Description:
Glycine riboswitch aptamer, 110 nucleotides, folded computationally. Its mean pLDDT, the model's own confidence on a scale to 100, is 78.
[in-house]
RNA sequence: CGGAGGAACUCUGGAGAAUCCCGCUUCGAGCGGGUGCCGAAGGUGCAAGGAGAAGACCGUUCAUGAAGGCCGGCUCCGAAUCUCUCAGGCAAAAGGACAGAAGUACGCAG
Numbered sequence: 001c002g003g004a005g006g007a008a009c010u011c012u013g014g015a016g017a018a019u020c021c022c023g024c025u026u027c028g029a030g031c032g033g034g035u036g037c038c039g040a041a042g043g044u045g046c047a048a049g050g051a052g053a054a055g056a057c058c059g060u061u062c063a064u065g066a067a068g069g070c071c072g073g074c075u076c077c078g079a080a081u082c083u084c085u086c087a088g089g090c091a092a093a094a095g096g097a098c099a100g101a102a103g104u105a106c107g108c109a110g
Base pairs, nucleotide, nucleotide: 001110003108005106010101011100012099013098018035020034021033022032023031024030036090037089038088042086043084045082049077050076051075052074055071057069058068
């Protein structure tokens, strides 16, 4: 110089589920309690797979052992819009995983 990426920030879109019941009340769906629900902030759990220590068996041998193979358990790691519903939420607003735009930091190839 220049190409494909590209966290964060910014902009746009963005679902679900009681405007339920009782009490208090400054009358604000604000607070406390109860019941029923939702999953898309955050958090929990794990499949394949991987790693580790030991064990059984195979294997080799005259014999013992080593390398190697294999089996079932144990421990650890292990994703999601799955799962749980701890947290959060169930009018609007706010929040919101995720997607798109923009392209900065950053790092990569030439």